[in-house]
Context: one part of a larger RNA
RNA sequence: GGAUGAAUGCUGGCAACGUGGAUAAGGCAUGCAAGUCGAGCGGAUCCCAUUUUUUCGCAAGAUUAAGCGGGAUUAGCGGCAGACGGGUUAGUAACACGUGGGUUAUCAACCGCUAACUCAGGUAUAACCCCGCGAAAGCGGGACUAAUUCCUGAUAGUCCCUGAAGCGCAAGCUGAAGGGUAAAGGCGCAAGCCGGUUAGUGAUGAGCCUGCGCACCAUCAGCUAGUUGGUAGGGUAACGGCCUACCAAGGCAAUGACGGUUAGGGGAGGUGAGAGCUUGUUCCCCAACACUGGCACUGAGAUACGGGCCAGACUCCUACGGGAGGCAGCAGCCGAGAAUAUUGGACAAUGGGCGAAAGCCUGAUCCAGCGACGUUGCGUGUAGGAUGAAGACGUUCGCGCCGUAAACUACUUUUCUGAGGGAAGAAGUUAUUGACGGUACCUCAGGAAUAAGCGGGGGCUAAUUCUGUGCCAGCAGCAGCGGUAAUACAGAACCCGCAAGCAUUAUCC
Numbered sequence: 001g002g003a004u005g006a007a008u009g010c011u012g013g014c015a016a017c018g019u020g021g022a023u024a025a026g027g028c029a030u031g032c033a034a035g036u037c038g039a040g041c042g043g044a045u046c047c048c049a050u051u052u053u054u055u056c057g058c059a060a061g062a063u064u065a066a067g068c069g070g071g072a073u074u075a076g077c078g079g080c081a082g083a084c085g086g087g088u089u090a091g092u093a094a095c096a097c098g099u100g101g102g103u104u105a106u107c108a109a110c111c112g113c114u115a116a117c118u119c120a121g122g123u124a125u126a127a128c129c130c131c132g133c134g135a136a137a138g139c140g141g142g143a144c145u146a147a148u149u150c151c152u153g154a155u156a157g158u159c160c161c162u163g164a165a166g167c168g169c170a171a172g173c174u175g176a177a178g179g180g181u182a183a184a185g186g187c188g189c190a191a192g193c194c195g196g197u198u199a200g201u202g203a204u205g206a207g208c209c210u211g212c213g214c215a216c217c218a219u220c221a222g223c224u225a226g227u228u229g230g231u232a233g234g235g236u237a238a239c240g241g242c243c244u245a246c247c248a249a250g251g252c253a254a255u256g257a258c259g260g261u262u263a264g265g266g267g268a269g270g271u272g273a274g275a276g277c278u279u280g281u282u283c284c285c286c287a288a289c290a291c292u293g294g295c296a297c298u299g300a301g302a303u304a305c306g307g308g309c310c311a312g313a314c315u316c317c318u319a320c321g322g323g324a325g326g327c328a329g330c331a332g333c334c335g336a337g338a339a340u341a342u343u344g345g346a347c348a349a350u351g352g353g354c355g356a357a358a359g360c361c362u363g364a365u366c367c368a369g370c371g372a373c374g375u376u377g378c379g380u381g382u383a384g385g386a387u388g389a390a391g392a393c394g395u396u397c398g399c400g401c402c403g404u405a406a407a408c409u410a411c412u413u414u415u416c417u418g419a420g421g422g423a424a425g426a427a428g429u430u431a432u433u434g435a436c437g438g439u440a441c442c443u444c445a446g447g448a449a450u451a452a453g454c455g456g457g458g459g460c461u462a463a464u465u466c467u468g469u470g471c472c473a474g475c476a477g478c479a480g481c482g483g484u485a486a487u488a489c490a491g492a493a494c495c496c497g498c499a500a501g502c503a504u505u506a507u508c509c
Stems, first nucleotide, its partner, number of pairs: 001509004006505005013378006019371002026334003030331003035080003040077002043074006050067003055062002087289003097213007106206003111202008119153004129142005159180004165174003185194003215261003222252003227249008264286004268279004291312005314325004342368001344367003350364001351362004381411004391402001393400002416446006425436001453498005459478002464493005474481002
């Protein structure tokens, strides 16, 4: 000198764009953050129309019940989504990450393409109803019923299993024959559309293996029994001590094993001419975690942040028998701290989930609010104005200096205030649709009006005098100033530097 997710002191006009819990991965009141589909299904409630019916009535009509149809709502069953998106960095020195390969050792829901198929049956169960237990959370029993729920059968292949025979040194390849495994319907007058099943392929994603790279300590020198390898089996989508039994006795290590300490990694950021040193905040990629520890279920995918079970700590409710909870989602509260924001608006846009669609949901996102926390831009007027006014300060008492500075005159209106107009962002052929926001921007009017500080002045280092103080009070980054004329302390005047900031502290180069 540059830099910062900064903090502190003094000061503070505006705008744009960024950015803001770095400490206690401490604890959390409250609200919201993942739903959706009635065009999968049976009900329930309500409304409408119509036919028949009961009662009243001369009739109009009112009313009751049943049937059929339409509409609205949706607790339950069923499907898809909840493995994404969002958060945090505790753990991890590791194939976690980066980079380059391998997978003849693998998987895949949704999506695109290709081919074929979608036949015949069955019995359960929630809801509803009845009974019971409980303070609650909730639970048990009986009886009934539906489906794109579940099951059986048929059919089928280039799918799966066994596998004669052939080829091959082997791994293995080809492969007769035999056996096995599918499906679901919905909407529509219809055409058809949306689905379902099997096989193949693509796109994309994921798993596994591997070369190289990847912090400090040797005041850590030896480590290791599923340990290293083999055989057989189990398990997995898949190779493998991944697991089990048996057999062998191996495997690693000064090219640093093992142990300890520290730490998420990278793209990148800072600095530097570079080499390098240093950092990992925002944004992007990857990993890990979700009160602590363990476990599996469902599923294409999880060993699952707002799913489940068990144990533990903590908090809450209780009728004391028993229950409920997990903000490292967005806000917000307490705590600790030098220190870090609103319990805001909208789904208008972009994107995501579900749906045929309309649409619903979305604290992702887009916006607004707060903080000079940062960067950038703009402003706090412009021109004229000498008798160099008054006043302050200095003085050799002549004057010097603040100083064209002010006053005063003329002008301008960025900004400000008021009034008027007023977007783009909307893309979905038409129509409708804007949170931001009457914002940005434009026009007019008014009036210099609303807007300057902070640090420093002995040397390094740009900028000097007076007064006070008297080794006191104090200053200080370094050497050092201060003991009666202190340019070094304190005040004033003047000056220097930077400027809506200026200094200090901390850290990096």
Predicted 3D model of a 509-nucleotide part of an RNA (small-subunit ribosomal RNA, 5' domain) from a Patescibacteria group bacterium. The organism belongs to Bacteria candidate phyla, within Bacteria. Model confidence (mean pLDDT): 83 of 100. It matches the Rfam family "Bacterial small subunit ribosomal RNA". Its family is annotated with structural constituent of ribosome and ribosome in the Gene Ontology.